[in-house]
RNA sequence: CCUCCGAGGGGCGCUGCAGCGGACCGGGGGCCCUGCCCGGCGGUCCGUCAGGCUCGCAGAGACGGUCGAUCCGACAACGGCGCCCAUUC
Numbered sequence: 001c002c003u004c005c006g007a008g009g010g011g012c013g014c015u016g017c018a019g020c021g022g023a024c025c026g027g028g029g030g031c032c033c034u035g036c037c038c039g040g041c042g043g044u045c046c047g048u049c050a051g052g053c054u055c056g057c058a059g060a061g062a063c064g065g066u067c068g069a070u071c072c073g074a075c076a077a078c079g080g081c082g083c084c085c086a087u088u089c
Base pairs, nucleotide, nucleotide: 001061002059003058005056006055007054008053009085010084011083012082013081014080017052019048020047021046022045023044024043025042026041028038029037030036031035051078
């Protein structure tokens, strides 16, 4: 770094970026060429969408690093808007 899981107290409503799904358009390539197919390209519209972030366990790989055990100490910071509940002072 990647993957899974857990935690960061919850609920309801609204908007909506990224991502995802669908349709359409543009453009590229191919073919058995009045059409069809492919794609990791771009755009528009609709739908979904406010844990996508941070910390931690574990796992595989890579990199780095002398290794392992025990003991002690400390322990979060954040997450659009509105309302409500909970908790603390």

A computed fold for an 89-nucleotide RNA from a soil metagenome, annotated as SAH (S-adenosyl-L-homocysteine) riboswitch aptamer. The sequence is in RNAcentral, with records from MGnify. Of the family's consensus pairs, 100% are formed in the model. Rfam family: SAH (S-adenosyl-L-homocysteine) riboswitch aptamer. Gene Ontology terms of the family: S-adenosylhomocysteine metabolic process and regulation of gene expression. The coordinates come from a structure-prediction model, not an experiment, and the mean pLDDT is 75.